[in-house]
Molecule: transfer RNA
Organism: Nannocystaceae bacterium
RNA sequence: AGGAUCGUAGCUCAGGGGUAGAGCGCUUCCUUGACACGGAAGAGGUCGGCGGUUCGAGACCGCCCGGUCCUA
Numbered sequence: 001a002g003g004a005u006c007g008u009a010g011c012u013c014a015g016g017g018g019u020a021g022a023g024c025g026c027u028u029c030c031u032u033g034a035c036a037c038g039g040a041a042g043a044g045g046u047c048g049g050c051g052g053u054u055c056g057a058g059a060c061c062g063c064c065c066g067g068u069c070c071u072a
Base pairs, nucleotide, nucleotide: 001071002070003069004068005067006066007065010024011023012022013021018055026042027041028040029039030038048064049063050062051061052060
């Protein structure tokens, strides 16, 4: 320098055009003498950035940024 792939909750990841989700973690409550387990409820996201396409973009297209890998 070129190419491939990934970037979504604190962590690991789903979602591939029409309301942003799961598991774990966190908070509150129930349960216990207390803890753990279990049960119920809840908080937490400018979906890496900027443009474009579209009635509508987390998703599709372009560029940029960052991670990993390959080639030189």